The prediction has a mean pLDDT of 80. The RNA shown here (transfer RNA) has 74 nucleotides and comes from a bacterium. It matches the Rfam family "tRNA". By type it is a transfer RNA.
RNA sequence: GCAGAGGUAGCUUAGCUGGCUAAAGCGCGUGACUGUGGAUCACGAGACCAAGGGUUCAAGUCCCUUCCUCUGUA
Numbered sequence: 001g002c003a004g005a006g007g008u009a010g011c012u013u014a015g016c017u018g019g020c021u022a023a024a025g026c027g028c029g030u031g032a033c034u035g036u037g038g039a040u041c042a043c044g045a046g047a048c049c050a051a052g053g054g055u056u057c058a059a060g061u062c063c064c065u066u067c068c069u070c071u072g073u074a
Base pairs, nucleotide, nucleotide: 001073002072003071004070005069006068007067010026011025012024013023019057028044029043030042031041032040050066051065052064053063054062
């Protein structure tokens, strides 16, 4: 340089056939339980989806450009 995969919450991921401005686990906060802690249970906060542009009534999802990560290849 070329080809491919990927970038969504603090972390790991789902969402891939566009359609309720987004889900789960771990973690975090509050409460219950407990002599304390842990475990367990309940509730809650937290991402506008790498950046910009385009298509569309509607975009995390489709198209273009750029950036970053990983793999392969000369």